[in-house]
RNA sequence: GGUCGGGUAGCUCAGUUGGCAGAGCGACCGCCUGAAAAGCGGUAGGUCCGGGGAUCGACGCCCCGCCCGACCA
Numbered sequence: 001g002g003u004c005g006g007g008u009a010g011c012u013c014a015g016u017u018g019g020c021a022g023a024g025c026g027a028c029c030g031c032c033u034g035a036a037a038a039g040c041g042g043u044a045g046g047u048c049c050g051g052g053g054a055u056c057g058a059c060g061c062c063c064c065g066c067c068c069g070a071c072c073a
Base pairs, nucleotide, nucleotide: 001072002071003070004069005068006067007066010025011024012023013022019056027043028042029041030040031039049065050064051063052062053061
């Protein structure tokens, strides 16, 4: 330099063919306990990497850029 994959909650990751963004873990609150742990229930937490385009409407499509990884040279 080229080709591909990825960037979504604090972390690990889903998100179908475009139609109000989710799970597990973690945090917090409650139940349980003499008190904890475990277990159970609930709550909060998101400019979806950045910019632009097409669209009534984008995490998902198109273009440019940034970052990470694999492969090729």
Notes:
The RNA shown here (transfer RNA) has 73 nucleotides and comes from an Actinomycetota bacterium. The coordinates come from a structure-prediction model, not an experiment, and the mean pLDDT is 84. The RNAcentral record of the sequence draws on ENA and Rfam. The same sequence occurs in records of 3 taxa.